Transfer RNA from a Chloroflexota bacterium, 72 nucleotides, folded computationally. The source organism's lineage runs through Bacteria, Bacillati and Chloroflexota.
[in-house]
RNA sequence: GCCGCCAUAGUUCAGUGGUUAGAACAUCUGUCUUGUAAACAGAGGACAACGGUUCGAGUCCGUUUGGCGGCU
Numbered sequence: 001g002c003c004g005c006c007a008u009a010g011u012u013c014a015g016u017g018g019u020u021a022g023a024a025c026a027u028c029u030g031u032c033u034u035g036u037a038a039a040c041a042g043a044g045g046a047c048a049a050c051g052g053u054u055c056g057a058g059u060c061c062g063u064u065u066g067g068c069g070g071c072u
Stems, first nucleotide, its partner, number of pairs: 001071007010025004018055001027043005048064005
């Protein structure tokens, strides 16, 4: 330098172009307990960035950024 793959919550992962983007664990609050843990109830928390296509984009297209791999 060229090519390919990946980027969704604090972590690990789902998510046929169409409902308010979900789950588990974690965090916080409450109930329970002499207290802690467990259990139960609830809350907060995310689509890497910028454009494009579309009535509608996490999803399709382009560029950039970051990570991983291959070729030279």
Notes
The coordinates come from a structure-prediction model, not an experiment, and the mean pLDDT is 81.